[in-house]
RNA sequence: GGGCCCGUAGCCUAGUGGAUAGGGCACCGGACUUCUAAUCCGGAGAUCGUGGGUUCAAAUCCCGCCGGGUCCG
Numbered sequence: 001g002g003g004c005c006c007g008u009a010g011c012c013u014a015g016u017g018g019a020u021a022g023g024g025c026a027c028c029g030g031a032c033u034u035c036u037a038a039u040c041c042g043g044a045g046a047u048c049g050u051g052g053g054u055u056c057a058a059a060u061c062c063c064g065c066c067g068g069g070u071c072c073g
Stems, first nucleotide, its partner, number of pairs: 001072007010025004018056001027043005049065005
């Protein structure tokens, strides 16, 4: 330098055109407990890497860029 894949909350992950973007762990509050852990209930947290394009409508499709992985030279 070229090909392919990936980028969604602190971490992991689902969603592949139409919805308040769903779940797990972690975090915060409460219940329980002598205390802690476990368990149960509730809560907060993501303008979906970034900039454009297509569309009535984009996390989702297209292009550039940035970052990561992998293969080739």

The RNA shown here (transfer RNA) has 73 nucleotides and comes from a Candidatus Altiarchaeota archaeon. It matches the Rfam family "tRNA". Rfam classes the family as a transfer RNA. Model confidence (mean pLDDT): 81 of 100.